[in-house]
Molecule: c-di-GMP-I riboswitch aptamer
Organism: Methylococcaceae bacterium
RNA sequence: GUGUGAAAAAGCCUAACCUGCCGUGAGGCGGGGGCGGAAAUCUGCGGGUCUUGAGGCUUAAUGCACAAGAUAGCCGGGUUGCCACC
Numbered sequence: 001g002u003g004u005g006a007a008a009a010a011g012c013c014u015a016a017c018c019u020g021c022c023g024u025g026a027g028g029c030g031g032g033g034g035c036g037g038a039a040a041u042c043u044g045c046g047g048g049u050c051u052u053g054a055g056g057c058u059u060a061a062u063g064c065a066c067a068a069g070a071u072a073g074c075c076g077g078g079u080u081g082c083c084a085c086c
Stems, first nucleotide, its partner, number of pairs: 003085003012037002017032006035073001042078002045076003048071006056064002
């Protein structure tokens, strides 16, 4: 430095749910909690999914496009990192 791995040791993060606050909403932040994770560190670059709309087009029901936003524990990319072994 790359690869493989979580058996051991030290650790880390934290699902659902409860709760306070923020947001039209998806959802976010704090506290509790711990399903799980070898990157479930960070990052909206590509895709997917979700939300919103003075609305536009359109339908039998409705769907589509555009714009803005959300999701990193949906996938991929970029990036940083503990331990062990080769």